This is a predicted structure of a 475-nucleotide part of an RNA (small-subunit ribosomal RNA, 3' major domain) from Trichopus zeylanicus subsp. travancoricus.
Context: one part of a larger RNA
RNA sequence: UGACGAGGGCCCACACAAGUGGUGGAGCAUGUGGUUUAAUUCAAUGCAAAGGGAAGAACCUUACCACGGAUUGACAUGUCGUGAAUCCUCUUGAAAGAGAGGGGUGCCCUCGGGAACACGAACACAGGUGGUGCAUGGCUAUCAUCAGCUCAUGCUGUAAGGUGUUGGGCUAAGUCCUGCAAUGAGUGCAACCCUCAUGUUUAGUUGCCACCAUUGAGUUGGAACCCUGAAUAGACUACCAGUGAUAAGCCAGAGGAAGGUGAGGAUGACAUCAAGUCAUCAUGCCCCUUAUGCUCUGGGUGACACACAUGCUACAAUGGGCGGGACAAAGGGUCACAAUCUUGCGAGGGUGAACUAACUCCAAAAACCCAUCCUUAGUUCAGAUUGUAGGCUGCAACUCGCCUGCAUGAAGCUGGAAUCGCUAAUAAUCGCUGGUAAGCCAUACGGCGGUGAAUUUGUUCCUGGGCCUUGUACA
Repeated sequence: UGACGAGGGCCCACACAAGUGGUGGAGCAUGUGGUUUAAUUCAAUGCAAAGGGAAGAACCUUACCACGGAUUGACAUGUCGUGAAUCCUCUUGAAAGAGAGGGGUGCCCUCGGGAACACGAACACAGGUGGUGCAUGGCUAUCAUCAGCUCAUGCUGUAAGGUGUUGGGCUAAGUCCUGCAAUGAGUGCAACCCUCAUGUUUAGUUGCCACCAUUGAGUUGGAACCCUGAAUAGACUACCAGUGAUAAGCCAGAGGAAGGUGAGGAUGACAUCAAGUCAUCAUGCCCCUUAUGCUCUGGGUGACACACAUGCUACAAUGGGCGGGACAAAGGGUCACAAUCUUGCGAGGGUGAACUAACUCCAAAAACCCAUCCUUAGUUCAGAUUGUAGGCUGCAACUCGCCUGCAUGAAGCUGGAAUCGCUAAUAAUCGCUGGUAAGCCAUACGGCGGUGAAUUUGUUCCUGGGCCUUGUACA
């Protein structure tokens, strides 16, 4: 000087407390461990692995296993030779591949040949999701959006170092004020960026409003509103009172759409953990080279006594069934979204208007409201499991897809110890939508709106962190 201490002081945080809803019990979904297996590919393992890599494993993907195949190779450059290339048919085969036959000559040209492509030969080489993340780059997690981390000159100490950065206040903040052997500076903080909330100006189509007419289409007019795009104003403790050291600030009020960082996002200092990744990519060294490379078919990654993690659905009356009625936002659509009509109990099938979209379509929002049935039951709760009949995608749905009808109707009556999230349009609850994709194992992940709470007296304690101080047999 650091690190550490059931040493001390000050301060902060959904850290506790005050509330609220969960997990832990049940069934199922997904991931992981374990076991099993020919293979169950690989990596990730306290917080910071485990609905994570994977924004989607039937084939492909695919890296794993079994069988079948070829060896300059699926891919690149170089040399030589032949032929332009593409193509068609047959045999064999699980396919890959192997064999046989047929047809055919384009482009440039100095007629020698050349370009591109295919086949063959020999070698240089290709290739490796093989090893090492403890050889590395790059990227990332974490402490932590915590408020710190440093430097120059000066001063000080024999020196390691110290000072500045400490003290008194204040702040979300090493934020600012003030004092001081320090004076300045850099990087973080804040601001600058994006979205949302208000007004003004401007622009009006496909959006908005209105007349005639109307079942409707269409036509016409308007720019006040809504909305959309652009530009701009606005918030800064600016104003007033109190308080404070005549400071920084704090507190109350006015005005204001918004008030004290307005709300949310992006933004992540110096370092730490030999943290993670050689399987995104790049890369040193090592290793394989008729195989640890390449290709094909089938299987596996989906196994199942069990254990853990994250979720979904429930256990009902603040509910379930049935009928009727109402109100969103944000997205996506031409290899597509599909209206209408029709058919089917339904999933779907047929037809194919309009829209490359503020025009048309997906599209029905659901909780909610009204009427009615159920009356506390393992039930008209719950929907696992199983049988059967169908539909869709796709060469293909057995291993191993999703959906529908009928039948079946398991556990479960609110969950031990323990443990997690959340401070406002938040929690809780209700639907909608997107990417990936032929389809989908999505209950995931990302976004969108609807309805809409409770509590915070406070810092004694638990956990983590910051500053100062003290002790140390630690470095």